[in-house]
The prediction has a mean pLDDT of 82. A computed fold for a 517-nucleotide part of an RNA from an uncultured bacterium, annotated as small-subunit ribosomal RNA, 5' domain. It matches the Rfam family "Bacterial small subunit ribosomal RNA". Rfam links the family to the GO terms structural constituent of ribosome and ribosome. On this family, see Yusupov et al., Science 2001: "Crystal structure of the ribosome at 5.5 A resolution". The full RNA is in RNAcentral, with records from ENA and SILVA.
Context: one part of a larger RNA
Formats: sequence, C1' cells, structure tokens
RNA sequence: GACGAACGCUGGCGGCGUGCUUAACACAUGCAAGUCGAACGUGAUUUUUAUGGAAUAGCCUUCGGGAUAGGAAAUAGAAUGAAAGUGGCGAACGGGUGAGUAACACGUGAGCAACCUACCUUACACAGGGGGAUAGCCGUUGGAAACGACGAUUAAUACCGCAUGAGACCACAGAACCGCAUGGUAAAGGGGUCAAAGAUUUAUCGGUGUAAGAUGGGCUCGCGUCUGAUUAGCUAGUUGGAAGGGUAAAGGCCUACCAAGGCGACGAUCAGUAGCCGGUCUGAGAGGAUGAACGGCCACAUUGGAACUGAGACACGGUCCAAACUCCUACGGGAGGCAGCAGUGGGGAAUAUUGCACAAUGGGGGAAACCCUGAUGCAGCGACGCCGCGUGAGCUAAGAAGGUUUUCGAAUCGUAAAGCUCUGCCCUAUGAGAAGAUAAUGACGGUAUCAUAGGAGGAAGCCCCGGCUAAAUACGUGCCAGCAGCCGCGGUAAUACGUAUGGGGCGAGCGUUGUCC
Repeated sequence: GACGAACGCUGGCGGCGUGCUUAACACAUGCAAGUCGAACGUGAUUUUUAUGGAAUAGCCUUCGGGAUAGGAAAUAGAAUGAAAGUGGCGAACGGGUGAGUAACACGUGAGCAACCUACCUUACACAGGGGGAUAGCCGUUGGAAACGACGAUUAAUACCGCAUGAGACCACAGAACCGCAUGGUAAAGGGGUCAAAGAUUUAUCGGUGUAAGAUGGGCUCGCGUCUGAUUAGCUAGUUGGAAGGGUAAAGGCCUACCAAGGCGACGAUCAGUAGCCGGUCUGAGAGGAUGAACGGCCACAUUGGAACUGAGACACGGUCCAAACUCCUACGGGAGGCAGCAGUGGGGAAUAUUGCACAAUGGGGGAAACCCUGAUGCAGCGACGCCGCGUGAGCUAAGAAGGUUUUCGAAUCGUAAAGCUCUGCCCUAUGAGAAGAUAAUGACGGUAUCAUAGGAGGAAGCCCCGGCUAAAUACGUGCCAGCAGCCGCGGUAAUACGUAUGGGGCGAGCGUUGUCC
C1' cells in the first nucleotide's frame, strides 16, 4: 500500500459498487421453462337462434270442454372457450458452484486432403396419389397411493408404403486439371438407392431435396503451465503393423492376428496441492503474490454407472440401474434431490429479503395479439469498500464562571463559551415534478430534481503522547496492578501502568487482528 475481511469503541446524509472465503453439509415452503387453437381430434361452462311445448295461474263454460298467459325438459344449429390429450419448437440457452482435474483442461499459435451444424440468409428444383394405427373420449376393471390393464372408437404438419428425381449418395467408368505425404477436384456415359404437409382472416406462414454462407461446435499438433528424488524405474491394448467393427470424423477408440516395442535424471512413474486465463494487488522496474466481483474457456449437478430422445446432452429443475439419506404407506409398494432465487437448520470470527416488476435490455414459443422469464431491471438489509457532503459562518476580552497546573506572581483550556449579526448543504413542511419510451405501455416512484417557508436547531468520535514517531504535566500505584510492534517500562518523586488536564494524528470513522507485496 491492498482486502469479498473479522473484532472493539463510535456512528448524520447521499451516490456507485459489493456481501457463505467455512459444510460440493442437510433442506420445510413458494417461485425459477414454457408456448403454439393459424398442426389435430375432443370439449366443461356461458350466451344465443329455431323446433318444442311441461309445471303453474286466473277467465269462460251447456261441466263434455274451450281460449289465453307462461315458458321448463328435449332435439338441431351458431358463438364462447376452462381443462387434459396427440403433434411442433424450446427445454443442451440463460442461472449456480469449483468437488474433481497437473490434463491438449487452460493460454497462445497452427492444421483438418479426417468432420458435424436446428433456427437464420442466398440460389436452384419440387410437393402426385394412397394406407394402417394411436392418445384423448366412452365402457369394464386392478391398486391405499403412485400408477395401471382390457375392450370399443377417432384426428392430424403424428406414422408407413407407392410415384417423381433437378440434385445427392453408392459401385463402375474415368477425359482433364491440381497439390500438402497419404492424395484432391472432376466433365461425358449407363445402373442402383433416397423426398415432402399442410394451415389460413387469402396478406402470408410453413414442408422436401441439394449447394453455398453465417453461427456454434468436434478432433490433432508446436510452445507455455505448482511442489517433492527421504518417489528411479514405469508400461501387455502397453508401442507399432495390416484387417474388420464403430464414430459426424483421423485414431488401440474397440476386437482377433502378427511383431516387441513405447516412456524415463531434458525427471517417467508415484505422492501432495490446485479449476485455467483476461485480469487484480504490490513494486521504479524486473519480479512476487493472487484468480472474490465482471468477461472467456473447462468441469460438475446427493454418490457411482449407463444409455434414450434430439441438429446439439450421455442432459441441474429428463429416463433407467445401484448406493447412502429423508418422507408417505392399507406393509403389498411408492416419492424426493436448492452447487437456480428467496428462505431454514448446522458449521463458523463472519456474509443480506421467504420483496416489486416484466416498464427497459435480452431469451423461449407464436403470423400476431400475447404468454412465460428469481435472466434482468429495481427496491430492502449491512460504514463491507470507494467517493462526495455536513455537524455552522463572521464579529466580540469583562481574557467571565469552572477545570487543571502553580515558583501563589500567575499560566492554560481560550475568541473557546456567553453575547451580537448572518447563512440554509443535510433536515422539516407545503407545492411542482422528470429523463429513462417510440403513437401507447414506468416496477423503480410522487423517486431524482426544482421552488417557497421554518429554524443553529437533530448530527463526533477513535487512537496515541519514552525512542523509533507528531504530541507532557499532575495525582494514584509501588517488580504489585499492569503495558508492550522492537528496544523495553513498573522494586516510593514512573513524560512508558491507571485517572485527570493539556497536546498530537485521523475523522463518520478510528484502532486491533489476519493475509499478500
């Protein structure tokens, strides 16, 4: 000098930041990923139209009945559209944490003639004609529940054949051209395989194939990347070959066979520690330390393992298996995963609200309206940090009272107080009142800010005073009580302990402790 700090004393305001460094300990509760009816079949509810004509009411009556009002049930149609379901896209982003990892994990520079890429953009070419199911709904039924079983029936942009093939791919065939080692591009030719989906308010939005781009990824390599030799040898898929399998893709990545290699004092192997970087702190620099917040990459999601779906995961709020733990149970069986945001217990010297809003920025879905968004924007709490402001200003000597000291003369606190004259940053009251938003829409927020009025009122402490080191006297104590960073101080005149007065330093902070330079 610095800090994600803590502790002690003290504490007025504002702005901007920042806040579990420990138990990757366990978690009550709420929320954090949905959306689309312009893909599809249902459809509770409500309203309404038409047919229909019940209950009820009184009237007339020749007692047989008649006319009127009334509008229910039911049927058909239209509108509305909760809710679940099929289907599409998203859920692989965003958010958290740093356990593991000494590694192509990261940084930097190259390579892929060994690769993929949904949505988006561009270009070209298409969308013909069919089929069988299934959820839902309905019925029966099992179970305490979670969740099922069977039967009947139904739709699609769900699923599956057929047709077409600009084009792509495959095996032939290779004119020609090129290079970077294996090699790469590729015209003509015939053969085989492979597509599609509709919706609609008629504006459009979608679908399929191929090529290119963009974006995002995958893989390989050079160099760099902590400590220990009181760790010296390590290695059998090990090192290489050719074959097959597998992958988007090269490759012992995997398998069988063959060879016997490969690494190592230029530190292999083993052990310990650790996420890496841009940066941050310090320093004149070289360097040293560090990796909180913000940004990039990686890894993980109770522990271990595995695959499915998908353009993309071996998937935090998906699935399956095993384990530990917790919960429900009718004992047969089930449910769960805060290292998301709040919050709770625990651990700890120590770290915040179970807040508001989608108004802005961004993301997902949708043609849109819009919906969702604990991302984000804000507010709350904490002097935790940095920065700014205030706690008044001017004049005034009877040098008041009082305190302390005293050589008793006085000295000092000290223009300090009182007194007089002012001011209004913060404060209080009233009024006005934004930008952030574009025509509309503002959580923040009646906030920031402005105007007027009031009144010095409500706002100063902490540490130190032997030397280092700025600042000294008195009393008390008497090697006691105590101080102390180092030297050291204290045993009767202590500038070093305690108190008082005075002084010095910093100031809404000041000291102490810890850590780094």